[in-house]
RNA sequence: GCAGUGAUAACUCAAUCGGCAGAGUGCCGGUCUUCCAAACCGGAGACGUGGGUUCGAAUCCCGCUCGCUGCA
Numbered sequence: 001g002c003a004g005u006g007a008u009a010a011c012u013c014a015a016u017c018g019g020c021a022g023a024g025u026g027c028c029g030g031u032c033u034u035c036c037a038a039a040c041c042g043g044a045g046a047c048g049u050g051g052g053u054u055c056g057a058a059u060c061c062c063g064c065u066c067g068c069u070g071c072a
Base pairs, nucleotide, nucleotide: 001071002070003069004068005067006066007065010025011024012023013022019055027043028042029041030040031039048064049063050062051061052060
């Protein structure tokens, strides 16, 4: 340099054919307990970035950034 693949919450991962972005852990608050832990209930928190297509994009197309794999 070329090709492929990936980027979603603090972390690990989902999201079917383009139609309300979810789970577990963690964090915060509450219930319980003498206190802590556990358990239970509630809450905050994310689509790498810039464009395009579309009534509508995490999802499709293009550029860029970064990671991984292969080729040279």
The RNA shown here (transfer RNA) has 72 nucleotides and comes from a Tepidisphaeraceae bacterium.
It matches the Rfam family "tRNA". Its family is annotated with triplet codon-amino acid adaptor activity in the Gene Ontology.
Taxonomically the source falls in Tepidisphaeraceae (Bacteria, Pseudomonadati, Phycisphaerae, Tepidisphaerales).